[in-house]
Molecule: c-di-GMP-I riboswitch aptamer
Organism: Methylococcaceae bacterium
RNA sequence: AUCUGAAAAGGGCAAACCCAUUGAAAGGUGGGGACGCAAAGUCACCGGUCUAAAGGAAUUUUCCUAAGAUAGCGGGAUCGCCUGA
Numbered sequence: 001a002u003c004u005g006a007a008a009a010g011g012g013c014a015a016a017c018c019c020a021u022u023g024a025a026a027g028g029u030g031g032g033g034a035c036g037c038a039a040a041g042u043c044a045c046c047g048g049u050c051u052a053a054a055g056g057a058a059u060u061u062u063c064c065u066a067a068g069a070u071a072g073c074g075g076g077a078u079c080g081c082c083u084g085a
Base pairs, nucleotide, nucleotide: 002085003084005082012037013036017032018031019030020029021028022027035072041078042077043076045075046074047073048070049069050068055064056063057062
């Protein structure tokens, strides 16, 4: 430097759900809680997905739209612990 995650050590993160809070919503944050995770660290660059406030269309509640969200949907970028080769 590249590849690997079978076993091991020290550990790390935390789904659903509940409470609080924030947001138009999706969702986020904090506490509890563990389904899982070897990048479940970080970044919306590409594709996907979710939401649709504002705006637009239709015209009476329907459609379009991301400048919103998702890194625990996939790809990519970047940094990093231990282990084996």